RNA sequence: ACCUUCGGGGCAGGGUGAGCCUGCACACAGAUGUGCAUGGCAAUUCCCGACCGGCGGUAUGUUCGGCGGCGACCGAACGAGCCCGCGACCCGCGCAAGCGGUGGAUCCGGUGAGAGGCCGGAGCCGACGGUAUAGUCCGGAUGGGAGAAGGU
Numbered sequence: 001a002c003c004u005u006c007g008g009g010g011c012a013g014g015g016u017g018a019g020c021c022u023g024c025a026c027a028c029a030g031a032u033g034u035g036c037a038u039g040g041c042a043a044u045u046c047c048c049g050a051c052c053g054g055c056g057g058u059a060u061g062u063u064c065g066g067c068g069g070c071g072a073c074c075g076a077a078c079g080a081g082c083c084c085g086c087g088a089c090c091c092g093c094g095c096a097a098g099c100g101g102u103g104g105a106u107c108c109g110g111u112g113a114g115a116g117g118c119c120g121g122a123g124c125c126g127a128c129g130g131u132a133u134a135g136u137c138c139g140g141a142u143g144g145g146a147g148a149a150g151g152u
Base pairs, nucleotide, nucleotide: 001152002151003150004149005148006147013048014047015046019041020040021039022037023036024035025034026033027032050136051135052126053125054086055085056084057083061078062077063076064075065074066073081124082123090101091100092099093098106122107121108120109119110118128139129138130137
């Protein structure tokens, strides 16, 4: 450099009732409208609650191994949604390949030399279009993709 394969999870249970249907009454020439019902259906979107966590990096954790003799040591594997970065989506430019931009969320206590990562607790976040207001449904998408494994 090329090829192949792989490459995202999630509303259990309860409540409400926008609407729709049915029946009845009234209005109307009619289409239909209005009202009523202890009649039916009705939100994975609302409310209570439940559940989920892409990829690379980092590593005071866990496990295993090592000795330079045993340590704030060395090595390997695994280890973060909210620490750093990437991707999807969206916006702009471009005939296109692509380039640029935008882009969510964490604190407290403990341990310790040191915690953003460990332990305990409490929080928080989640593109666009559709639809009764959606991280979880449907759709663009049998798409794209950070990347991972293998082969030449």
Predicted 3D model of a 152-nucleotide RNA (FMN riboswitch aptamer (RFN element)) from Ardenticatena maritima. Of the family's consensus pairs, 100% are formed in the model.